[in-house]
Molecule: glmS glucosamine-6-phosphate activated ribozyme aptamer
Organism: Thalassobacillus pellis
RNA sequence: CAGUAAUAUAAAGCGCCAGGACUAUUUUCGAACGGAAUGAAAAUAGUUGACGAGGAGGAGGUUCAUCGAGCUUUCGGCGGAUGCCUCCCGGUUGCCAGGCACUUCAACCGUUUGUCCAGAAUCUAAAACAAAGAGGCGACUCUUUUGUACAACCGAUCUGGAUAAAGUGCAA
Numbered sequence: 001c002a003g004u005a006a007u008a009u010a011a012a013g014c015g016c017c018a019g020g021a022c023u024a025u026u027u028u029c030g031a032a033c034g035g036a037a038u039g040a041a042a043a044u045a046g047u048u049g050a051c052g053a054g055g056a057g058g059a060g061g062u063u064c065a066u067c068g069a070g071c072u073u074u075c076g077g078c079g080g081a082u083g084c085c086u087c088c089c090g091g092u093u094g095c096c097a098g099g100c101a102c103u104u105c106a107a108c109c110g111u112u113u114g115u116c117c118a119g120a121a122u123c124u125a126a127a128a129c130a131a132a133g134a135g136g137c138g139a140c141u142c143u144u145u146u147g148u149a150c151a152a153c154c155g156a157u158c159u160g161g162a163u164a165a166a167g168u169g170c171a172a
Base pairs, nucleotide, nucleotide: 014079015078016077017076019075020048021047022046023045024044025043026042027041028040029039051068052067053066057088058087059086060085061084062083089110090109091108092107093106094105099170100169101168102167103166104165114163115162116161117160118159119158120157122155129147130146131145132143133142134141135140
């Protein structure tokens, strides 16, 4: 240094970096008598590489898995992931028939659990930017420092409307 095993910690704009971009050092080219500046290539070592909001019944499968903000490399790649599909479990809604319960079927959801339409109000944005400080030759990094803003979607709540199969029993 590599491999194997065990233990502990750590997460979902989460983790990593072999492309790219940028920085430093060295060498070569440019180069003309000599020197310098800009530039190109290679090697070595580094830096960068997602800002919040939102999202979890279980098992298996699958990959570009929601929304906006940004002086837009937040490019590109790999892995993962609350997404999506199937099944299981659970829930709701749907008739005769106004109430209660059960069976089958169907659709849609996920424990606050039927779908669709309209409206209302609600839902703490953060980075960025500016200033200050610390570390580094530098690219850059950190701040449990200060100031200052600005979202969207989804969800829950309320109001109104629309929509979707049959059968049986009980009480009045």